[in-house]
Context: one part of a larger RNA
């Protein structure tokens, strides 16, 4: 390390449990607010953080009722109290009720701030405090108006409800009419409901009689790209009932007009009047009753609702137990046995429960009082009966209805009637007939809904469930913001929550106690995964799906025996024997490539999964449709709905209506029949089985098995705290260079131009910091950062950078433009909402067994990976001697393979021979002759063809017998499926390529195991029910791995060819067989030995060419045994060497060619090779023939068993007599994806219902047993556990995990690994503290930053700030330590900010203007700072604040008083107030340059004080420090504007003067830093040194110290005079305080003004951090932050480098 055991950790699943949900039912309420809602903020306790209550009368106050003993809320604690004189508690009712918030005095960032007017208090007054009131708007009412009084409105609130605007995804398999859908959604508006509603209607020639809802009609009629879809009405049956009131004619009076004064008109008001068989006014006659009311009010009197009340029966005995409600035993009560507590299951303990009873209060009914309204008959035809109204034309909408034959209803726009002899409708119109009365209004009831209350229920959920929230949940956390949105229950009966001890810094551990039990508070069971302690066995020469079978060995138990010891006589321990008895491990062997998906096919290097553990996916709706079953009835049934009960149930009514009974046919129409047709015929569709409920399969309709988009709308909102543009006020840019115009002078010109120098200071100029930006390249890249970082680069007076506050919003913004930014998101943000969009896709879909089982083809298709249909498959039903199959046998049709060439056509050769050509002859003709040219026909040969066939099979195919065999066939219900794949065969395409494509056959995998083929889907063998240590065989083996033949017998092979695939075309004297032929004793074949010669160098060529470079040649002749005008070598060419060919020797065969078997070469890839291996060859283990013999499967066959069909037997059992069940026999079947059928297990729940449980239920852990499987053991056994289980018959469903990169928790691996620990400025050492110090504390050294890493201050932030005490967590280690926990403490303003006066951008906005609504714009005005506006310094003090308290000097507003005094005084006349106005001021760029100058600063002298530095010496012109001081006051300096003069120059003008301009001086003034004295007789004041204390950090206090507190030089000088002055183009803020003027109305006899004194002067803010560890960046993060101070040396410098004061050493 593996398996097992045994004991723990961990984790939180199961188990029971429920406070909290969830659905429903009944009933109640249906609102609440200016009498301040809703909802909130902040406060309220002795102690007080949260919740809860409250409200400054604050966990309360009064009053009634009720209750009747404890009580001060959750919350168990300490203090301190209330209560029988009734407390706490309940119910009513009343009274307080800060502030916000419609929010309403103005304002405003909600919970703050400022006010008017009366009243009231303190103050002479300024001034502060409390009461009370002061918003708009609308109607009315008064009023000339201005107003002013009464009324009301508003804002909130779940769904219903009415209107007003109003999508899109989506479906039509695209998509525009259409559909989703008048649907989300916004808006407006009402009630407890709401709309609607009393006929200008429907009907149909009968008739109804207002509306709403309901159950049918009916998925009909009808609309529809007549696609998808959409969808009435009349009528029937029911709830439920309810009918009225006005304008108008007439009469009448009030006002007003008009006048002719009693008339007309116009308003108002009161009578009348209200209808369609027309009605009413008018006239005539009757009549004052009766009836109804939906009502301001009173109201006996009932009933409910409300806090309570009364309420039987065991304080029962024993047993266990810890407790008794359990067990047994004996009572008892019931109009109560519902439930729920109590220490387990309680009728008789408790609290209730039936059964009866009730205050105050509400609420509803209500006799009946009141109070309102109401009728008739008839005449006549004067009059009246709803007007821009109906209608009409366009153009739109609603109607089921889409322009349609298109009525009817509404709207917009334009025309435009009539009064009863009249008017609308009855689906275009018109007649004729019904039928009604528009153009005003109101109406309960049936219906529709639940934010809330009160009781009640559940085949709901039980903590990943159920509400997002069972718990302090819309809570903590994200996010700017809208909005997102968790996790999280359990000690126990009772805290009896561990006293004490010991270890020990704490935490905590051991004991000890409690307790039934530690259940011990991380606390009920306590499962896995995970890590672990111990132990049996086994492992370090040995290879893999990690299993399974077999298994030597070891190791534990059991059984049986024998023996021995003990014994309570039951046993019990020990040791031995023995059994194939069971268990644990296992050396080695045999066979064995996980699981899911998807696919033709996966171990597949295709797809998912780390690992457990919970949760995950085929449902429900509709009274749709269809199909089987099953149950009623024979015609069936009910539907709203009503009515009885034992009241979500049940039973009776109910017959509307559905289906069914009769069909045919376009339809009149006829009928068991009908259309069709001339027909009487044929043919077609009928003459056939109901309904209704229930269960199931299947369809539709809907999210419809279950996750899953990119996107699409929204007149819905939320964002410009990032960032883009604008827009307003502010801010900022070291220092260096360069030198444009202009002007000035010289030269120079007629006079200009021009050149020189000087002055000058311009520029989207240079160069380089701050700032901004990112050019390159290195790092970084699980980063120190979701965009840095180092080092380099770019602009840095501009189109520059920036702070604050604003505006532009999504199809929109912005945009120097990149599809860029719009909050880390942009070819359309973000967030909810349509919403379960859609997904012809991918992917996931959960126990079991039996049975049957496929397709991957046709057709069709914007179709090819989807779909219909039809083929295959499944279950049911049915008919029929039988259709299917197969074999034989017979009888057929056909034109294919072959095979021909007769037909079409191709094509070869040769014959004949037209024609044709060409030659020759002829005369140039006619004509004829040749022909190595061509060629028809026709013959001879020899051929080719899918679209040739004189021909022509096999097989298939059809028919008919015969045999096997058992299927076919029809009809209904349910599919799947339409990606295929390989083999052989025939074919088309290809190349007679391909694991190619595409057809046909056929077998296989697909869905098929087994054997072989080393290994392998498809090849060969063969089709797996389960079993067997049984036997035979197939393919295919038989030397060994390895089962079986080292078999016979005959050959071949030498190559390791071969032995289960490589291999051609060419080659070769491998070798076997076989045939042909030719040479041989007249001596072959090979081999040696000789010869191979003359003519001649053969001619030509040629430089030569001699057998041999070419060329010619009847290549010839002669010698000869032979010998080539030469077969090769070789020479320049000769020569030389050879060959052919001939003798000799030699001795018997030697050549040559075909055929064929086996072999040989051809034969090349990259780490070491392969026949599977080892291995095999003369007698194979190799190859061919022949033969015997064995091996060899899940095949077959034996034997047992399960199971399925059978139409077969037999037995038993039941029976509705059809038959069903069982048992046993027999026949024949059982491979199997998708599917299809049948049977069952198992979860939770519910009814019944046998029962079990503290003597121990569920769950968990093991073991043992059963069954074919899911599973099961409720007779099993042990352990945990501690209270509920549940047989068995049913019945209802959130019912069964391994997978969905599936949620959700919880563990591992990776792993003690990456080498991380976050800037490289840097620590060291001594002491102290402590359990313990690299970190703290102190000292000392070291080092780092210094235009910062110091100092101030603004946003943010929000106690972090100081002390104490602590160390689990935080801290990238530790920690005594702290931005961290607990506790207390800390913020002090007339002058600093705000508040507060002002106004910019912008907001907001009275009246007004616009717009369907919502709202938009906008005048005045308010509001808004980044701007404008009154004032304080210095110095000192705490542990923590200070321009704030102290000390000292000061200021500014306003108040009163004094004193002085311009004026002023009976008044259009001073002053004061209040308004509302005119005028100055306020009041503004930018660049330069030059002055003065505070103030810094370095240096040198002077003054001052003081040390003597390790020791010793010396010596002071040396060394160390210091030399300081503010507001204000009082003096107007430099300067500056400016006034007066003088000078010039131009233009004008007769001239002159003035005026503009420019210089120059300064004399009216005005402004004015700065400096000087006072403040200040103070305050500050080092170095250095003494005492005491002491937590060692430090206080305390003395001295120095009554010090000095001058001076000159140099530099910087951006603040200040002062945007003052110059230059310049782009031409540069408002209002307000302030200052003056006049006027309007009120006071008014004094008194502006100036000294002086005395008072008054709220509110908010004030710690702390701030270039960061407090902020924005998820962090104690290298990032990012507006302004201001910012020293010295070197240096132009804020650059750089070194320092100062200061701050730090960056938390391993």
């Nucleotide at each position: 390390g593996g398996c097992g055991c045994a004991c723990g950790g961990u984790g939180g699943a199961u188990g029971c449990c429920u406070u909290g949900g969830c659905a429903c039912g009944a009933g109640a309420a249906g609102g609440c607010g200016a009498u301040g809602a809703a909802g909130g903020a902040c406060g309220u306790g002795g102690u007080a953080a949260g919740c809860u209550g409250c409200g400054a009368u604050a966990a309360g106050c009064c009053c009634g009722g009720g209750g009747g003993a404890g009580c001060c809320g959750c919350a168990c604690a300490c203090a301190g109290g209330c209560c029988g004189u009734g407390a706490u508690c309940c119910c009513g009712g009343g009274g307080u009720g800060u502030c916000c918030g419609a929010a309403u005095g103005g304002g405003g960032c909600a919970a703050c701030c400022c006010a008017g007017u009366g009243g009231a208090g303190c103050g002479u007054g300024a001034g502060c405090u409390c009461c009370a009131u002061u918003a708009u708007c609308c109607a009315c009412g008064c009023g000339c108006a201005a107003g002013c009084g009464u009324g009301g409105a508003a804002g909130c609130c779940a769904a219903c409800c009415c209107g007003g605007g109003g999508a899109a995804c989506u479906g039509a398999a695209a998509c525009a009419u259409c559909u989703c859908a008048g649907u989300a959604c916004c808006c407006g508006g009402a009630g407890g409901a709401a709309g609607a509603g009393a006929a200008a209607g429907c009907a149909a020639c009968c008739g109804c009689g207002a509306u709403u809802c309901u159950c049918c009609u009916a998925g009909u009629a009808g609309c529809g790209g007549c696609g998808a879809g959409c969808g009435a009405a009349c009528g029937g049956g029911g709830a439920c009932c309810a009918g009225c009131c006005c304008a108008a004619a007439c009469c009448g009076u009030u006002g007003g007009u008009g006048c002719u004064u009693g008339c007309a008109c116009c308003a108002g008001c009161g009578g009348g009047g209200u209808u369609g068989u027309g009605g009413g006014a008018c006239c005539g006659c009757g009549a004052c009753a009766u009836g109804g009311g939906a009502g301001u009010u009173c109201g006996a009197g009932a009933a409910g609702c409300g806090a309570g009340c009364c309420g039987a029966a065991g304080c029962g005995c024993g047993u266990u137990g810890g407790a008794a409600a359990a067990c047994g035993c004996c009572g008892c009560c019931a109009c109560a046995g519902a439930c729920g507590g109590u220490g387990a299951g309680a009728g008789c303990c408790c609290g209730g429960u039936a059964c009866g009873c009730g205050a105050a209060g509400c609420u509803u009914c209500g006799a009946g009082a009141c109070c309102c309204c109401u009728a008739g008959c008839g005449g006549u035809a004067u009059c009246c009966c709803g007007a821009g109204u109906a209608c009409c034309g366009c153009g739109g909408g609603a109607c089921a209805c889409g322009a349609g034959u298109a009525a009817u209803c509404c709207c917009g726009c334009g025309g435009g009637a009539a009064u009863c002899c009249g008017g609308g409708g009855g689906g275009a119109c018109c007649a004729c007939c019904c039928u009604c009365c528009a153009a005003g209004g109101c109406u309960a009831a049936a219906u529709a809904c639940u934010c809330u209350c009160u009781c009640g229920u559940g085949a709901c959920c039980g903590a990943u469930a159920g509400u997002g929230c069972a718990c302090c949940a819309g809570u903590a956390c994200c996010g700017u913001g809208a909005g997102g949105g968790a996790a999280a229950g359990g000690u126990g009966a009772a805290a009896a929550g561990a006293a004490c001890g010991c270890c020990a810094g704490g935490u905590g551990g051991c004991g000890a106690g409690u307790g039934a039990a530690a259940a011990g508070a991380c606390c009920c069971u306590g499962a896995a995964a995970c890590c672990g302690u111990g132990u049996g066995c086994c492992g370090a020469c040995a290879a893999g799906c990690g299993g399974u079978c077999g298994g030597a060995g070891g190791g534990c138990g059991g059984g049986c025996g024998g023996c021995g010891a003990c014994u309570u006589c039951g046993g019990u321990c020990g040791u031995u024997g023995u059994c194939a008895c069971g268990c644990c491990u296992g050396a080695c062997g045999g066979c064995g490539u996980g699981c899911c998906u998807u696919u033709u096919g996966c171990a597949u290097u295709a797809u998912g999964a780390u690992c457990c553990g919970g949760c995950g996916a085929g449902u429900c709706u509709g009274u749709u449709c269809u199909c089987a079953c099953g149950u009623g009835c024979a015609g069936g049934u009910u539907a709203a709905g009503g009515c009885c009960c034992u009241c979500a149930g049940g039973g009776c009514c109910g017959g509307a209506g559905c289906c069914a009974g009769a069909g045919c046919g376009a339809a009149a129409g006829c009928g068991a029949g009908u259309c069709u047709g001339a027909a009487u015929a044929g043919g077609g569709c009928g003459u056939u089985g109901g309904u209704a409920c229930g269960u199931g399969g299947g369809a539709c309709u809907g999210g419809a098995c279950c996750c899953g988009a990119a996107a699409c709308c929204g007149u819905g909102g939320c964002g410009a705290u990032c960032u883009a543009c604008c827009u307003a006020u502010g801010g900022c840019c070291a220092g260096g260079c360069u030198g444009a115009a202009g002007c000035g002078u010289g030269c120079g010109u007629a006079a200009c131009a021009g050149c020189g120098c000087g002055u000058g200071g311009a520029g989207g100029g240079c160069c380089g910091a701050a700032c901004c930006g990112u050019u390159g390249u290195g790092g970084g890249u699980u980063g120190a950062a979701a965009a840095c970082c180092g080092c380099u680069c770019g602009g840095a007076u501009g189109a520059g950078c920036u702070g604050u506050g604003g505006g532009u919003a999504g199809g929109g913004g912005u945009g120097a433009a990149a599809g860029g930014c719009c909050a880390a998101u942009c070819a359309a943000g973000c967030u909810c909402g349509g919403a379960g969009a859609u997904a012809g896709c991918u992917g996931g879909u959960u126990c079991u067994c039996c049975c049957c089982g496929a397709a991957a083809u046709c057709u069709a298709u914007u179709u090819u990976g989807g779909u219909a249909g039809g083929g295959c498959c499944u279950u049911g039903g049915g008919a029929u001697u039988g259709a299917g199959u197969g074999u034989g046998c017979a009888g057929g049709a056909g034109g294919u393979a072959g095979a021909g060439c007769a037909c079409u056509g191709g094509a070869u050769g040769g014959g004949c021979u037209c024609g044709g050509g060409a030659g020759c002859c002829g005369a140039c003709g006619a004509g004829g002759c040749u022909u190595a040219c061509u060629a028809a026909c026709c013959c001879c040969a020899a051929c080719c063809a899918a679209a040739c066939u004189c021909c022509g099979a096999a097989u298939g195919c059809c028919u008919g017998c015969a045999c096997a065999u058992a299927u076919g066939c029809c009809c209904a219900g349910g599919a799947g499926g339409c990606a295929g794949u390989c083999g052989u065969a025939g074919g088309g395409c290809g190349a007679u390529a391909a694991u190619g494509u595409c057809c046909u056959a056929u077998g296989g995998c697909g869905a098929g195991a087994g054997g072989g083929a080393a290994a392998g889907a498809a090849c060969c063998c063969a089709g797996a029910c389960c079993a067997u240590c049984u036997g035979c065989u197939a393919a295919g083996g038989u030397c060994c791995c390895g089962g079986a033949g080292u078999g016979a017998c005959g050959g071949c092979u030498a190559a390791g060819u071969g032995u289960a695939g490589c291999g051609a075309a060419g080659g070769a004297u491998g070798u076997g067989a076989u045939c042909u032929u030719g040479c041989u004793g007249a001596g072959a074949c090979a081999a040696c030995u000789g010869g191979g010669a003359g003519g001649u160098u053969g001619g030509c060529u040629u430089a030569g060419a001699a057998g041999c470079a070419g060329c010619c040649a009847u290549u010839c002749c002669u010698u000869u045994a032979a010998a080539g005008a030469g077969u090769g070598c070789g020479u320049a060419a000769c020569a030389g060497c050879u060959c052919a060919c001939c003798a000799g020797u030699c001795c018997a065969g030697c050549g040559a060619g075909g055929u064929u078997g086996c072999g040989c070469c051809g034969a090349g890839a990259a780490u070491g090779g392969u026949c599977g291996g080892g291995a095999c060859u003369g007698u194979a283990a190799g190859c061919c023939g022949u033969c015997c013999a064995c091996c060899g499967a899940a095949g077959c066959a034996a034997u047992g068993g399960c199971u399925u069909g059978g139409a077969c037997c037999g037995c038993c059992g039941g029976u509705u007599c059809g038959c069903c069940g069982g048992c046993g026999g027999c026949c024949a079947g059982g491979g199997g994806u998708a599917g299809g059928g049948g049977a069952g297990c198992g979860u939770u729940c519910c009814c019944g219902g046998a029962g079990c449980g503290u003597c121990g239920a569920a769950g968990c852990c093991a073991g043992g047993g059963c069954g074919g499987a899911a599973g099961c053991c409720u007779u099993c056994u042990g352990g945990u556990g501690g209270a509920g289980c549940g047989a068995c018959g049913g019945g209802a469903a959130g019912u069964g995990a391994g997978g969905a990169u599936g949620c959700c928790g919880g563990a591992u691996u990776c792993a003690g690994u990456a080498c991380g620990c976050g800037a490289g400025a840097a620590g060291c050492c001594a002491u102290g503290u402590g359990a313990a110090a690299a970190c703290c504390a102190u000292g000392g050294c070291c080092a780092u930053c210094g235009a910062a890493a110091g100092c101030c201050c603004a946003a943010g932030g929000g106690u972090u700030c100081c002390u104490g005490a602590g160390c689990c967590a935080u801290g990238g280690c530790a920690a005594u330590c702290a931005g961290c926990u607990c506790a207390g403490g800390g913020u002090u303003a007339g002058u600093c900010g705000g508040u507060c006066c002002c106004u910019a951008a912008g907001g907001u906005g009275a009246g007004g203007c616009c717009g369907a609504g919502a709202g938009g714009c906008g005048u005045a005005g308010c509001c808004g700072a980044u701007g404008g506006g009154a004032a304080a310094c210095a110095g000192g003090u705490c542990a923590a604040u200070a321009u704030u308290c102290c000390u000292g000097u000061a200021c500014c507003a306003c108040g009163u008083c004094g004193u002085g005094a311009a004026g002023g005084u009976u008044a259009u006349c001073a002053c004061c107030c209040c308004g509302a106005g005119g005028a100055g001021g306020g009041a503004c760029g930018c660049a330069g340059g030059a002055g003065c100058a505070a103030g810094c600063u370095a240096g040198c002298c002077g003054u001052c004080g003081g040390a003597u530095u390790g020791u010793g010496g010396u010596c002071a012109u040396g060394c160390c420090g210091a030399u300081g001081u503010a507001a204000g006051g009082u003096g107007g300096u430099a300067g500056a504007c400016g006034u007066g003069c003088c000078u010039g120059a131009g233009a004008c003008u007769u001239a002159a003067a003035g005026a503009c301009c420019a210089g120059g001086c300064u004399u009216a003034g005005u402004c004015g830093a700065g400096c000087a004295c006072c403040g200040a007789c103070g305050c500050c004041g080092a170095a250095g040194g003494g005492g005491c204390c002491u937590u060692c950090g430090g206080g305390c206090u003395c001295c120095g110290u009554c010090a000095a507190g001058g001076g000159c030089u140099g530099g910087c000088g951006a603040c200040g005079c002062a945007c003052g002055c110059u230059g310049c183009c782009a031409a540069g803020a408002a209002a307000a305080g302030c200052u003056u003027c006049g006027c309007g109305g009120g006071g008014g006899a004094c008194g502006a003004c100036a000294c002086g004194a005395c008072g008054u002067g709220a509110c908010c803010g004030u710690a702390c951090c701030g270039u960061a560890a407090u902020c924005c960046g998820a962090c104690a993060c290298a990032g990012g932050u507006a302004g201001g101070c910012g020293a010295g040396g070197c240096g132009a410098g804020u650059a750089g480098c070194c320092u100062a004061a200061g701050a730090u050493g960056c938390u391993c």
About this RNA:
Large-subunit ribosomal RNA, half A from a Hyphomicrobiales bacterium, 1708 nucleotides, folded computationally. The full RNA is in RNAcentral, with records from ENA. Taxonomically the source falls in Hyphomicrobiales (Bacteria, Pseudomonadati, Pseudomonadota, Alphaproteobacteria). Rfam family: Bacterial large subunit ribosomal RNA. Its family is annotated with structural constituent of ribosome and ribosome in the Gene Ontology.